The RNA shown here (SAM riboswitch aptamer (S box leader)) has 118 nucleotides and comes from Emticicia aquatica.
RNA sequence: GAUUUAUACAGACGAGGGGAGAGAAUAGGCUCUAUGAACCUCGGGCAACCUGUCCCGCUGCUAGCGAUAAGGUGCCAACACCUACCGAAAUGGUCAAUGCCAUUCGGACUUAUAAACC
Numbered sequence: 001g002a003u004u005u006a007u008a009c010a011g012a013c014g015a016g017g018g019g020a021g022a023g024a025a026u027a028g029g030c031u032c033u034a035u036g037a038a039c040c041u042c043g044g045g046c047a048a049c050c051u052g053u054c055c056c057g058c059u060g061c062u063a064g065c066g067a068u069a070a071g072g073u074g075c076c077a078a079c080a081c082c083u084a085c086c087g088a089a090a091u092g093g094u095c096a097a098u099g100c101c102a103u104u105c106g107g108a109c110u111u112a113u114a115a116a117c118c
Stems, first nucleotide, its partner, number of pairs: 001118001003116006013043005021032003026084004044076003049072002051069004057065003080110001085107004090103005
């Protein structure tokens, strides 16, 4: 890096360095940021994908679910910040109009992370 599967409205920040950007990419919007962005280091924390365990619970009992621990990852503004493509219904707006726009919901695409595999 490719593929597959799962998850993505929950949760979790301080210090030091740094010095102007940041929120994946394109566009639009919105937001964060000199009361110090990205990034680096240290410490802290969250979660429970992988992993370990089986005192306790359940089942269809070599196991699974669950529980528990926190070793390997991950993560710690805003839903993956929102929208974009397809579809649905309702309400509202607009119009000559079954059209268009806004709101809501579902799906796809893309992205991120984990695990497996090549």
The source organism's lineage runs through Bacteria, Pseudomonadati, Cytophagia, Cytophagales and Emticicia. It was read from a public genome assembly, where an Rfam model found it. The model forms 94% of the base pairs in the Rfam consensus. The prediction has a mean pLDDT of 81.